RNA sequence: CCAAGCCACUCUGGAAAGCGCCUUCGCCGGCGCACCGACGGAGCAAGCGCCCGACAAGGCGUGAAAUCUCUCAGGUCAAGCAGACAGAGCGGGGCAG
Numbered sequence: 001c002c003a004a005g006c007c008a009c010u011c012u013g014g015a016a017a018g019c020g021c022c023u024u025c026g027c028c029g030g031c032g033c034a035c036c037g038a039c040g041g042a043g044c045a046a047g048c049g050c051c052c053g054a055c056a057a058g059g060c061g062u063g064a065a066a067u068c069u070c071u072c073a074g075g076u077c078a079a080g081c082a083g084a085c086a087g088a089g090c091g092g093g094g095c096a097g
Base pairs, nucleotide, nucleotide: 001097006092007091009089010088011087012086013085018033019032020031021030022029034076035075036074040072041070042069043068047062048061049060050059051058
């Protein structure tokens, strides 16, 4: 100096899941039941340690992730908002070189 991994911002793409009732010209909103997982959040396998035991099994603790699981939060006509993730741009940064 600087590909990459990493971080921020911008643009583009971006799923899932609903009815009833009340109110209203309608929208918004409220209530009830039901549902979705891809903002966020939470949980877990090996191993290790301890207990018991001849061993094994078993129990407790510790311990690692997710697009798995939970559904607290959030969301469930369309539009809009949000949106994991992906692509591109741009800045930072910096390993290899």

Background
Glycine riboswitch aptamer from an Alphaproteobacteria bacterium, 97 nucleotides, folded computationally. Of the family's consensus pairs, 89% are formed in the model.